[in-house]
RNA sequence: GAUUCUAAGUCGCUGAAUUUCGUUAUUUCGAAAGCGGGGGACCCGUUUUGCCAAGUCAUAUUGGCUAGGGGUGAAGCCUUUAAAAGGCAGGGUUACUCUCAUAACCCUAAUCCGACAGCUAACCCCGCAAGCGUUAUAGAGAGAGAAU
Numbered sequence: 001g002a003u004u005c006u007a008a009g010u011c012g013c014u015g016a017a018u019u020u021c022g023u024u025a026u027u028u029c030g031a032a033a034g035c036g037g038g039g040g041a042c043c044c045g046u047u048u049u050g051c052c053a054a055g056u057c058a059u060a061u062u063g064g065c066u067a068g069g070g071g072u073g074a075a076g077c078c079u080u081u082a083a084a085a086g087g088c089a090g091g092g093u094u095a096c097u098c099u100c101a102u103a104a105c106c107c108u109a110a111u112c113c114g115a116c117a118g119c120u121a122a123c124c125c126c127g128c129a130a131g132c133g134u135u136a137u138a139g140a141g142a143g144a145g146a147a148u
Stems, first nucleotide, its partner, number of pairs: 002148005011133004018033005034128006044118001050065005068116001069113004076088004090107005096143005101137002
C1' cells in the first nucleotide's frame, strides 16, 4: 500500500447508575476514583399567591393537604365530555466506534418536594437503581482492530 473481515447471554440495550480498596460470619458497613443530580452570591432577570387544623387579641409558630409552583426524566402541547385513538414536538434500537441519509420497529411513563427554590463563583448536600433482548442498507464520510 492492497484485499477480506469485526464474533457474541461470561454478549448486547435503555439508564448517571461503574470500577477499586478496606471491613464484616454475611447479601454488612465505610472510603476513593469516575459518572450524574440538587441547593446556593454579586450582576442580570422576575414581581399573583392556596386550603384545613392547632395556637394567638392579632401576627409569629407547629402539623397536614395538593388545584398553584418546582425537581429527576425523552415523556411536552393540541383535538376529545373523559378515556381510547389521532396529530405535532421529543426519545430509543437495528452489534467495531462516531456523524449523516433512507427504511423499519418501539417509547412518549413514573415519581419526588410540599406554598417553596430564576441564573449563580466559593461552598453545602445527594444518587450509583431498576428493567429488558435488537441484529436493516454489499448507503456515504472519518477512525480503530484482526488476518492475508

This is a predicted structure of a 148-nucleotide RNA (c-di-AMP riboswitch aptamer (ydaO/yuaA leader)) from Jeotgalibacillus sp. S-D1.
The model forms 92% of the base pairs in the Rfam consensus.
The organism belongs to Jeotgalibacillus, within Bacteria.
The coordinates come from a structure-prediction model, not an experiment, and the mean pLDDT is 80.